Notes
This is a predicted structure of an 83-nucleotide RNA (c-di-GMP-I riboswitch aptamer) from an Acidobacteriota bacterium. The prediction has a mean pLDDT of 85. Taxonomically the source falls in Acidobacteriota (Bacteria, Pseudomonadati). The sequence was found by an Rfam model in a public genome assembly.
RNA sequence: GAACCGAAAAGGCAACUGCCGCACGAAAAAUGCGGCGGACGCAAAGCUAGGGAACCUCAUCAGAGGAAAGCCCGGCUGCCGAA
Repeated sequence: GAACCGAAAAGGCAACUGCCGCACGAAAAAUGCGGCGGACGCAAAGCUAGGGAACCUCAUCAGAGGAAAGCCCGGCUGCCGAA
């Protein structure tokens, strides 16, 4: 120095939720997005959507399409440096 690995430190992300606002709407609600706050948790909860599971729609014999991805396995990149 690198790999494996994941203590500590510095930061990071943010399920869910409170308030406010925007979109939609006759209105309220739901849904989506944003801001501020609280925060389950995450060593990649950064990126990707390749495979599988799950979700929605159609079909029902097989399948096809869609959305999301913080379920599992992958690919790419990355902070720190104890055992």